Model confidence (mean pLDDT): 80 of 100. A computed fold for a 90-nucleotide RNA from a Lewinellaceae bacterium, annotated as c-di-GMP-I riboswitch aptamer. The organism belongs to Lewinellaceae, within Bacteria.
């Protein structure tokens, strides 16, 4: 020097929630505001949630609707994984 950890000290993000403003919608951008955070950077490559409109299956058996499971999407502050990074005591 590097990893692993994480007392301390510089910072540092920013939940719920109000406003304004995009979206069907989950959500998201910004100001305020602090629930917590050692990566609460960033990246949907798996898996959980949530949302959508359409088509088709399923079920039903007049149709239709609902539920499921397809496609798109959100969600990185749900877990997992990839990638980078500040300080330095034991």
């Nucleotide at each position: 020097g590097a990893c692993a950890u994480g007392a301390a000290a510089a910072g540092c993000c920013a939940a719920a929630c109000c406003u304004g403003c995009c979206g069907u919608g989950a959500g998201g951008c910004a100001g305020g505001g602090a629930c917590g955070g050692a990566a609460a950077g960033c990246c949907u490559c798996g898996g959980g949630u949530c949302u959508u409109a359409u088509c088709u299956a399923c079920c039903a058996c007049u149709c239709c609707c609902a539920c499921u499971a397809a496609u798109a999407g959100a969600u990185a502050g749900c877990c997992g994984g990839g990638c980078u990074g500040c300080c330095a005591a034991a």
The model forms 94% of the base pairs in the Rfam consensus.